[in-house]
Context: one part of a larger RNA
RNA sequence: CGUAGGAAAUUUGAGAAGAUCUGUCCUUAGUACGAGAGGACCGGGAUGGACAUACCUCUGGUGUACCAGUUGUUCUGCCAAGGGCAUGGCUGGGUAGCUAUGUAUGGAAAGGAUAAGCGCUGAAAGCAUCUAAGCGCGAAGCCCACUUCAAGAUAAGAUUUCCCACCGCAAGGUUAAGAUCCCAGGAAGACUACCUGGUUGAUAGGUUAGAGGUGUAAGUGCAGCAAUGUAUUUAGCUUACUAAUACUAAUAGAUCGAGGA
Numbered sequence: 001c002g003u004a005g006g007a008a009a010u011u012u013g014a015g016a017a018g019a020u021c022u023g024u025c026c027u028u029a030g031u032a033c034g035a036g037a038g039g040a041c042c043g044g045g046a047u048g049g050a051c052a053u054a055c056c057u058c059u060g061g062u063g064u065a066c067c068a069g070u071u072g073u074u075c076u077g078c079c080a081a082g083g084g085c086a087u088g089g090c091u092g093g094g095u096a097g098c099u100a101u102g103u104a105u106g107g108a109a110a111g112g113a114u115a116a117g118c119g120c121u122g123a124a125a126g127c128a129u130c131u132a133a134g135c136g137c138g139a140a141g142c143c144c145a146c147u148u149c150a151a152g153a154u155a156a157g158a159u160u161u162c163c164c165a166c167c168g169c170a171a172g173g174u175u176a177a178g179a180u181c182c183c184a185g186g187a188a189g190a191c192u193a194c195c196u197g198g199u200u201g202a203u204a205g206g207u208u209a210g211a212g213g214u215g216u217a218a219g220u221g222c223a224g225c226a227a228u229g230u231a232u233u234u235a236g237c238u239u240a241c242u243a244a245u246a247c248u249a250a251u252a253g254a255u256c257g258a259g260g261a
Base pairs, nucleotide, nucleotide: 001152005163006162007161008160009159010158011157015149016148017147018146021049022048023047024046025045026044027043033038051106052105053104054103055102059100060099061098062097066093067092068091069090070089071086072085073084074083075082076081111143112142117137118136119135120134164260166173167172178256179255180254181253182198183197184196185195186194203249204248205247206245207244208243209242210241212238213237214236219232220231221230222229223228
C1' cells in the first nucleotide's frame, strides 16, 4: 500500500516445512517342517540404541551481587570486629535462571491408489492363457493420516463484538470505537517486534512474612595460664523465588484514527 467504512478478537486451510529409523529378549513353540542336525511364518508382549521435541520435580553442572572457613599484606588509632588487594586470593557449599549426562514424550494405528509379484473371469487362437475388454490382492515406497507455519490464497476467505452516518462548495478539519507516542517492567528480546501494567493500579523497586541456601553471627557470661571450648543459638546473614502491602516510581500530556467510490 492492497484486501471498497473504521476497529478488536476468534478462526477455516489453498499451500509449505518437519517427522517417517531400528536391535534384542519372552511367548506362540522346541510346535509346523525335517531322517537328524536344526528350526520357523502368522500373532501377542517386554526392553533397548540412535535421533527429535519439551521441561527442571529428581540426579548433577554452572551460579564473579548468597553463606561459611582460611593464608599473606594493607587500612579503619590499638584489642576485638571488619573493609581493600592477591585468578571470585584459595577452599567447602549453594537459590533463581540457563542447562545434560537428568526427566517426560514421539515414530503408532487406520484408510486410499499402486510397484514387482500372486490371482479371478476371459477371448483373439472351439484348447490354453492374470489381459486384449473387465475385476481382485499386494510394500519401510506414493496420497492421506501426525506436528508446526499459513488469507499478499491479489481467487486477498469466514464468524463474533464495538463505533457511527459530523463540519465544509472543495481542499481539508474536529472526533468515535480503537491505537500509538511516553512511562513501570517481563516468562519476550541484538534493535525492532511480542507480552503485562500505567493510580478505577500489584508493573518494577522498597518493606513485611515465608520458601530455599549457608551452618550456630556479633556482644556478653562461664571453664581454661593460653590456644580454645561452651551457653545465649538449629543462631546470624541471605541475589534472581512465593505472597501480602501503594511507601517510591508508572505523573502530566500529545498524536493518529470512520463519515462508507
This is a predicted structure of a 261-nucleotide part of an RNA (large-subunit ribosomal RNA, domain VI) from Peptostreptococcus porci. It matches the Rfam family "Bacterial large subunit ribosomal RNA". The organism belongs to Peptostreptococcus, within Bacteria.